The part of an RNA shown here (small-subunit ribosomal RNA, 5' domain) has 540 nucleotides and comes from an uncultured delta proteobacterium.
[in-house]
Context: one part of a larger RNA
RNA sequence: GAGCGAACGUUGGCGGCGCGCUUAACACAUGCAAGUCGAACGCGAAAAGACUUCGGUCUGAGUAGCGUGGCGCACGGGUGAGUAACACGUGGGUAACCUACCCCUGGGUCUGGGAUAACAUGUCGAAAGACGUGCUAAUACCGGAUGAGACCACAGCUUCUUCGGGAGCAGGGGGAAAAGGUGGGGACCGGAGACGGCCUACCACCUGGGGAUGGGCCCGCGGCCUAUCAGCUUGUUGGUGAGGUAAUGGCUCACCAAGGCUAAGACGGGUAGCUGGUCUGAGAGGAUGAUCAGCCACACUGGUACUGAGACACGGACCAGACUCCUACGGGAGGCAGCAGUGGGGAAUUUUGCGCAAUGGACGAAAGUCUGACGCAGCGACGCCGCGUGUGCGAUGAAGGCCUUUGGGUCGUAAAGCACUGUCAGUUGGGACGAAAACUUGCGGGUUAAUACCUCGUAGGCUUGACGGUACCAGCAAAGGAAGCACCGGCUAACUCUGUGCCAGCAGCCGCGGUAAUACAGAGGGUGCAAACGUUGCUC
Numbered sequence: 001g002a003g004c005g006a007a008c009g010u011u012g013g014c015g016g017c018g019c020g021c022u023u024a025a026c027a028c029a030u031g032c033a034a035g036u037c038g039a040a041c042g043c044g045a046a047a048a049g050a051c052u053u054c055g056g057u058c059u060g061a062g063u064a065g066c067g068u069g070g071c072g073c074a075c076g077g078g079u080g081a082g083u084a085a086c087a088c089g090u091g092g093g094u095a096a097c098c099u100a101c102c103c104c105u106g107g108g109u110c111u112g113g114g115a116u117a118a119c120a121u122g123u124c125g126a127a128a129g130a131c132g133u134g135c136u137a138a139u140a141c142c143g144g145a146u147g148a149g150a151c152c153a154c155a156g157c158u159u160c161u162u163c164g165g166g167a168g169c170a171g172g173g174g175g176a177a178a179a180g181g182u183g184g185g186g187a188c189c190g191g192a193g194a195c196g197g198c199c200u201a202c203c204a205c206c207u208g209g210g211g212a213u214g215g216g217c218c219c220g221c222g223g224c225c226u227a228u229c230a231g232c233u234u235g236u237u238g239g240u241g242a243g244g245u246a247a248u249g250g251c252u253c254a255c256c257a258a259g260g261c262u263a264a265g266a267c268g269g270g271u272a273g274c275u276g277g278u279c280u281g282a283g284a285g286g287a288u289g290a291u292c293a294g295c296c297a298c299a300c301u302g303g304u305a306c307u308g309a310g311a312c313a314c315g316g317a318c319c320a321g322a323c324u325c326c327u328a329c330g331g332g333a334g335g336c337a338g339c340a341g342u343g344g345g346g347a348a349u350u351u352u353g354c355g356c357a358a359u360g361g362a363c364g365a366a367a368g369u370c371u372g373a374c375g376c377a378g379c380g381a382c383g384c385c386g387c388g389u390g391u392g393c394g395a396u397g398a399a400g401g402c403c404u405u406u407g408g409g410u411c412g413u414a415a416a417g418c419a420c421u422g423u424c425a426g427u428u429g430g431g432a433c434g435a436a437a438a439c440u441u442g443c444g445g446g447u448u449a450a451u452a453c454c455u456c457g458u459a460g461g462c463u464u465g466a467c468g469g470u471a472c473c474a475g476c477a478a479a480g481g482a483a484g485c486a487c488c489g490g491c492u493a494a495c496u497c498u499g500u501g502c503c504a505g506c507a508g509c510c511g512c513g514g515u516a517a518u519a520c521a522g523a524g525g526g527u528g529c530a531a532a533c534g535u536u537g538c539u540c
Base pairs, nucleotide, nucleotide: 001540002539003538004537006536007535008534009533010532013387014386015385016384017383018382019380020379021345026343027342028341030340031339032338035071036070037069040068041067042066043065048059049058050057051056078298079297080296088222089221090220091219092218093217094216097215098214102211103210104209105208106207107206108205110144111143112142113141119134120133121132122131123130124129151174152173154171156169157168158167159166160165180203181202182201183200184199185198188197189196190195224270225269226268231261232260233259236258237257238256239255240254241253242252243251273295274294275293276292277288278287279286280285300321301320302319303318304317323334324333325332326331351377353376354375355374359373360371361370362369363368390420391419392418393417400411401410402409403408424481426476427475428474429473430472434467439461440460441459442458443457444456445455446454484529485528486527487526488525489510490509491508495524496523497522498521499520505512506511
């Protein structure tokens, strides 16, 4: 000199854009943060209203709600405890692998069955909840059929290879699949009808192949300190076989061999999430890893698996532990390192706000629902940037302060006064962009037996804004409401007076102060920066 997630002191007008628990991964009251689908399925109110023969019936309404089922809950959001490790970065490998939803493509969706929740009823319990009996549906569950290239064992040819095997082609054998829903409809069929078959469109379902995306695993190289840590290791190192996994592998196990690592630092100890980046510096380098982005790890502490395409799962389950709460003492409930918020710790870090209007996500055919992600607002000079606190004229150089050699000098065109302007703040009025979709109507194309339904394109209509009556614009009034802080001995820009008298005090270094102190304190004046200015801490 530059920088900061800063703090402290004095001061403080406005706006824009950012940022805001660096400490206790300490404990948490309260609310919210993950649901959705009736176009998979069963059940199913009430308030209120209408009618009434006063018994009830109808509407509300197949709505609210309950449950089965599907998809999601593995994303998004938080934190940095642990981790010196294939955790991260970078470059490769997988001939050792998986991938729900999505895209392209081949084929298929036949026929049966038994349950069960909700519900009803009974029992136990303070509660949390549990159990028995009875009824019922499905795209829930289970048989049978059919089905090959996929899987399993056998075996032939070609080709590639890490020589283990892989890929392709042809062969016979074995076991293994499915689900319907909604819209529309001319003929035909069943039915008294409702409706169904049938046809068709869309969505869904089963089984193959390919892709995309995301991930698992392996390897080379790279990035902390310590030798006052020198030897470490028995599933340890390798082999054979087996188990296990989506998959390689001591990953696990049995047997066999006795290996493996290490001064190019093993093993141990300390510290630490890593990176893109950020700060500094001419660079080399040094320091750092807040915000934003990528990866990893964790979710009260420790362990475990279940479900699932995916977890060993923050707002799931089980066990153990510490802690807190409820209890009828028998037993139960909980986990903010989600958003707010509280206590505590600390030098120190915000509102228990508004909205799903936009973007994104989950579900849904859609309307839509949910979304403390997100978009906004609030608080904080915490940072950066911009603007303002007036402008012009104005000398008797007013009054007053300070200094003085008492002549005067200086504050100083500064003020007053006169003329003007109107940014910001104030007030009145106007007033956006962010909104395009969705929905609906017409037309055209596709599909189809069809002019129906559906779908694509296009034109029109209607509707949707938290921010917010905000930005912005115009009018009004009025110089009115808006300047401080540090320093002035040298380094270092800026000097005099008074007080004090090695006292009181200052101080970054040198050093000032013991009677004329430009160094202390006050004043006048000056210098520097300015809504800030200084101090402290930390980095280069």